Annotation: Predicted 3D model of a 476-nucleotide part of an RNA (small-subunit ribosomal RNA, 3' major domain) from a freshwater metagenome.
Context: one part of a larger RNA
RNA sequence: UGACGGGGACCCGCACAAGCGGUGGAUGAUGUGGAUUAAUUCGAUGCAACGCGAAAAACCUUACCUACCCUUGACAUGUUCGGAAUUCUGCAGAGAUGCGGAAGUGCUCGAAAGAGAACCGGAACACAGGUGCUGCAUGGCUGUCGUCAGCUCGUGUCGUGAGAUGUUGGGUUAAGUCCCGCAACGAGCGCAACCCUCGUCCUUAGUUGCCAUCAUUAAGUUGGGCACUCUAAGGAAACCGCCGGUGAUAAGCCGGAGGAAGGUGGGGAUGACGUCAAGUCCUCAUGGCCCUUACAGGCUGGGCUACACACGUGCUACAAUGGCGGUGACAGUGGGCAGCCACUACGCGAGUAGGAGCUAAUCCCAAAAAGCCGUCUCAGUUCGGAUUGUUCUCUGCAACUCGAGAGCAUGAAGGCGGAAUCGCUAGUAAUCGCGGAUCAGCAUGCCGCGGUGAAUACGUUCCCAGGCCUUGUACA
Numbered sequence: 001u002g003a004c005g006g007g008g009a010c011c012c013g014c015a016c017a018a019g020c021g022g023u024g025g026a027u028g029a030u031g032u033g034g035a036u037u038a039a040u041u042c043g044a045u046g047c048a049a050c051g052c053g054a055a056a057a058a059c060c061u062u063a064c065c066u067a068c069c070c071u072u073g074a075c076a077u078g079u080u081c082g083g084a085a086u087u088c089u090g091c092a093g094a095g096a097u098g099c100g101g102a103a104g105u106g107c108u109c110g111a112a113a114g115a116g117a118a119c120c121g122g123a124a125c126a127c128a129g130g131u132g133c134u135g136c137a138u139g140g141c142u143g144u145c146g147u148c149a150g151c152u153c154g155u156g157u158c159g160u161g162a163g164a165u166g167u168u169g170g171g172u173u174a175a176g177u178c179c180c181g182c183a184a185c186g187a188g189c190g191c192a193a194c195c196c197u198c199g200u201c202c203u204u205a206g207u208u209g210c211c212a213u214c215a216u217u218a219a220g221u222u223g224g225g226c227a228c229u230c231u232a233a234g235g236a237a238a239c240c241g242c243c244g245g246u247g248a249u250a251a252g253c254c255g256g257a258g259g260a261a262g263g264u265g266g267g268g269a270u271g272a273c274g275u276c277a278a279g280u281c282c283u284c285a286u287g288g289c290c291c292u293u294a295c296a297g298g299c300u301g302g303g304c305u306a307c308a309c310a311c312g313u314g315c316u317a318c319a320a321u322g323g324c325g326g327u328g329a330c331a332g333u334g335g336g337c338a339g340c341c342a343c344u345a346c347g348c349g350a351g352u353a354g355g356a357g358c359u360a361a362u363c364c365c366a367a368a369a370a371g372c373c374g375u376c377u378c379a380g381u382u383c384g385g386a387u388u389g390u391u392c393u394c395u396g397c398a399a400c401u402c403g404a405g406a407g408c409a410u411g412a413a414g415g416c417g418g419a420a421u422c423g424c425u426a427g428u429a430a431u432c433g434c435g436g437a438u439c440a441g442c443a444u445g446c447c448g449c450g451g452u453g454a455a456u457a458c459g460u461u462c463c464c465a466g467g468c469c470u471u472g473u474a475c476a
Base pairs, nucleotide, nucleotide: 001476002475003473004472005471007470008469010467011466013464015460016459019424020423021422022421023420026316029313030312031311032310033309034307042053043052064302065301068298069297073127077126078125079123080122081121082120083119086103087102088101089100090099091098092097107116108115109114129291130290132289133288134287138285139284140280141279142278143276145274150189151188152187153186154185155184156165157164158163169180170179171178195268196267197266198265200236201235202234203233204232205231206230209226210225211224214223215222239262242256243255244254245253246252318417322376323375324374325373326372327371334365335364336363339358340357343354344353345352346351383414388409389408390407391406392405393404394403430452431451432450433449434448435447436446
């Protein structure tokens, strides 16, 4: 100087407390461990691995296993020889592939011969190739402490020196934020602000959007209008600015007015010096090592989907604040041409057959759901939906291993969950539906969107994490 203390003082955080809802018990979903397997590819492992990489494992993906093949190679550059490329097609085979058949000659230079470009095939060699190893050789990227308020430097001063000072102290703040003091005076990276978005108003603009006034219609449908809503560009607005109190006459704090908004207005983006030899050589890049008729490459089928069990994360429930039936209330974000699909007909339904519109503020997805009315009356039930049987639908070469959905039948566990444990402070929790990425198909996951909309916080003694000062130390 640090680190540590079941030392001290001060402060802070959904850290506790006060509340609300969960997890832990059940079924099934998903990830992991384990055990299994020819293979169940690999990585991630306290917080900070475990609905994680994976924003889609039937084939492909795919890296794993089995069988069958291949060796200048699926891919790149160079040398040489032949042929344009390309299209159609037969046989064998699980396919990769092997053996054939037919058609066909283009472009540039050149009078022609011929040469060249692109592409295909053969040969030999330089080489290719490796999701092989090492994240403890690395770059890059990322997590975490933590959006915590810290981390440093120059000069000066003090100390033999390591170092100290500044950065400590008195107040204050979300903040090393600001004020005052001070052997310090300044400065940098962080904080804040500048950026995006939501909330108010104004201006500009008025179609595909809107409709107050005037007509018109089944309908903002049409004429008309751009007031309003909205859209999207620019601006205004908030600064403790004003008033009172308090404070040290300071920084600030408390209350009030005005205001759409008040003391950082809400949310986001933004992550200092560093820590964990944290994670990633399987995104990519890359040193070294290793393989080179194989640890490279192709293909078929299988596996990653297996199952005594254990754990994590979410879904659905156990019911009446509910189930079922009926019912012309009201959103917002988004997506759409190998697409979204109105409407009509058929089907109990998944869906099918026709068939308009839309490259979209125009058309479509699109029904929002919780809501309201009726019924059921406490029961393993009109709760719950697992499982199983059967008949179908769709996607796709192909749903056996191993997809999703529909109808009928079946109707398991489950009576609100032990010890323990998690989230959340406001348009939040809880609850309700909707959209999107990936995607042929497949969502209880993920990323977004809006609807309804709470309770509680006395307080900081205690648990956990952190900041600052101080003290002790057989620690570095």

Its Rfam family is "Bacterial small subunit ribosomal RNA". Its family is annotated with structural constituent of ribosome and ribosome in the Gene Ontology. The RNAcentral record of the full RNA draws on SILVA.